[in-house]
Context: one part of a larger RNA
RNA sequence: CUGGGCGUAAAGGGUGCGCAGGCGGUUAUGUGUGUUAGAUGUGAAAGCCCGAGGCUCAACCUCGGAAUUGCGUCUAAAACUACAUGACUAGAGUACCGGAGAGGAUAGCGGAAUUCACGGUGUAGCAGUGAAAUGCGUAGAUAUCGUGAAGAACACCAGCGGCGAAGGCGGCUAUCUGGAAGGUAACUGACGCUCAGGCACGAAAGCGUGGGGAGCAAAAGGGAUUAGAUACCCCUGUAGUCCACGCCCUAAACGGUGCACACUAGGUGUUAGCGGAUUCGACCCCGUUAGCGCCCAAGCUAACGCGUUAAGUGUGCCGCCUGAGGACUACGGCCGCAAGGCUAAAACUC
Numbered sequence: 001c002u003g004g005g006c007g008u009a010a011a012g013g014g015u016g017c018g019c020a021g022g023c024g025g026u027u028a029u030g031u032g033u034g035u036u037a038g039a040u041g042u043g044a045a046a047g048c049c050c051g052a053g054g055c056u057c058a059a060c061c062u063c064g065g066a067a068u069u070g071c072g073u074c075u076a077a078a079a080c081u082a083c084a085u086g087a088c089u090a091g092a093g094u095a096c097c098g099g100a101g102a103g104g105a106u107a108g109c110g111g112a113a114u115u116c117a118c119g120g121u122g123u124a125g126c127a128g129u130g131a132a133a134u135g136c137g138u139a140g141a142u143a144u145c146g147u148g149a150a151g152a153a154c155a156c157c158a159g160c161g162g163c164g165a166a167g168g169c170g171g172c173u174a175u176c177u178g179g180a181a182g183g184u185a186a187c188u189g190a191c192g193c194u195c196a197g198g199c200a201c202g203a204a205a206g207c208g209u210g211g212g213g214a215g216c217a218a219a220a221g222g223g224a225u226u227a228g229a230u231a232c233c234c235c236u237g238u239a240g241u242c243c244a245c246g247c248c249c250u251a252a253a254c255g256g257u258g259c260a261c262a263c264u265a266g267g268u269g270u271u272a273g274c275g276g277a278u279u280c281g282a283c284c285c286c287g288u289u290a291g292c293g294c295c296c297a298a299g300c301u302a303a304c305g306c307g308u309u310a311a312g313u314g315u316g317c318c319g320c321c322u323g324a325g326g327a328c329u330a331c332g333g334c335c336g337c338a339a340g341g342c343u344a345a346a347a348c349u350c
Stems, first nucleotide, its partner, number of pairs: 004321003007304002012318001014201004021194003025088007034080001035077008049065006091191001092188003095184003103177007110154001114150008125136002162169002206247006215241002220236004258317006266295011299306002323350003332343004
């Protein structure tokens, strides 16, 4: 190289945008890039292979052929491919219409709860556990009522429901703003798919500067338990959790399933839209498009299972795997304030 694979055996990049590259709809004409055929030149000799011959045979040697799968030139073909020119609308996009949504950003507002402060009532307990103790409380706690302050999170609605590329998104209102689906078929006319590098986004924890700090709570202190208890349980409690700006760039970043397109029985539920039938009207009913689920035909699979949301049947492009450990390591390089991240071996052992 050919080949085999990637849901769970090793293997889908965390996600998107996208340059180069690869691949690319229908149709007409032309050219003749690739492609195909023929001719011709070349493809040294020796060797290999086939045939014949010479040493008594063989090795060896001589002669002839074939092969040298390649390249150049000429001629021809025009289906496919490519290029050029023109046309098309089924891909893609635009426009218009009425809807859905925790999509994003900023500002403001709301109630419940918690804690704290002050005041009233009130008195001996409260809290906590398997049981206790540490802790709080006669300097008046817990409980209860009133007033005030603060921060964080938004019960019910809530759904196997919705939105987003992923991470993720949930009180209400306003402003700004992204995307998707449906309907119409007016416009553009292949403008497309994928994407090494690159760029952007990227939970939590962590880092820097400045704020904030109610509750919770790594670390830490104390009480228990225990043979011990650097834990599980209890009482405290600091970073942090929150905000702004700047970093970090990881994950069981999971559907453990890359993206796009086409094709291949159905049934059932649900979300959003459209059409039909019916009705006073909304449902129910029929059809259809897009999504989210469940059950299954064929087929696939080692099995489990998947099954129009494919792991079925195909095409294009990217990423990745190649026994286990050593090793998500060392070294080097790049990035980072650091923590560390990305890339990534070998000896050796089995």